This is a predicted structure of a 72-nucleotide RNA (transfer RNA) from an uncultured archaeon. It was read from a public genome assembly. Its Rfam family is "tRNA". Rfam links the family to the GO term triplet codon-amino acid adaptor activity. The family's RNA type in Rfam is transfer RNA. About the family: Transfer RNA (tRNA) molecules are approximately 80 nucleotides in length. Its mean pLDDT, the model's own confidence on a scale to 100, is 84.
[in-house]
């Protein structure tokens, strides 16, 4: 130099065009003489940037951009 996959919540990952969810964690309540498990809620995310196509885009195209991976 080329090719190919990834990027979504604090971490781990779903989500193949219709207003984004789980699991763990975190905060709060119930329970306990208290923790701790447990059960119930709650908070938390312009879905890497930037454009395009579309009535509608996390999803499709295109560029950058970081990462892992192959070629040479």
């Nucleotide at each position: 130099g080329c090719c190919u996959g990834c990027a979504u919540a604090g971490c781990u990952c779903a989500g193949u065009g219709g207003u984004a969810g789980a699991g763990c964690g975190u905060c709060a309540g119930u329970u306990u003489u208290g923790u701790a498990a447990a059960c119930u809620g709650a908070g938390g995310g312009u879905c890497g940037g930037g454009g395009g196509u579309u009535c509608a885009a996390u999803c499709c195209c295109c560029u950058c951009u970081g990462c892992a991976g192959g070629c040479u």